[in-house]
């Protein structure tokens, strides 16, 4: 870079240092920001993906392997305003009107994170 599966309704921020942007990207909206955005550094935290430990249930001669609960938080990644802010393609369903808007609900899509596998 592709690709494969889960997960996205919860949780966690202070200081420096920087100076005007940011909320992934493109468009419209929304919305945060000189009471100090982004970006960097240090501490703090949080969450339970991997990995750890215990239990139970399956497969295996056996070493072990799967799943599944339950636990910890020393490890390997992640996160830490609102928030994956909405809308953008489809489908349904409700009002108002005519080829539209809006409101509600599901999918898809992109995206984010881990694990995997090439």
């Nucleotide at each position: 870079c592709a690709u494969u599966c889960a997960u996205c309704c919860a949780g966690a921020a202070g200081g420096g240092u920087g100076g005007a942007g940011g909320g992934a990207g493109c468009a419209g909206g929304c919305c945060c920001u000189c009471u100090g955005a982004a970006g960097c550094c240090c501490u703090g935290g949080c969450a339970a993906c991997c990995g750890c430990u215990a239990c139970u249930g399956g497969c295996u001669c056996c070493c072990g392997c799967c799943a599944g609960u339950a636990g910890a938080a020393a490890g390997g990644u992640g996160c830490c305003c609102c928030a994956u802010c909405c809308u953008g393609c489809c489908c349904c369903g409700g009002c108002a009107a005519g080829c539209u808007g809006u409101c509600g609900g599901g999918g898809a899509a992109a995206g984010a994170u881990g694990a995997g596998a090439u």

Annotation: A computed fold for a 118-nucleotide RNA from an uncultured Bacteroidota bacterium, annotated as SAM riboswitch aptamer (S box leader). The sequence was found by an Rfam model in a public genome assembly.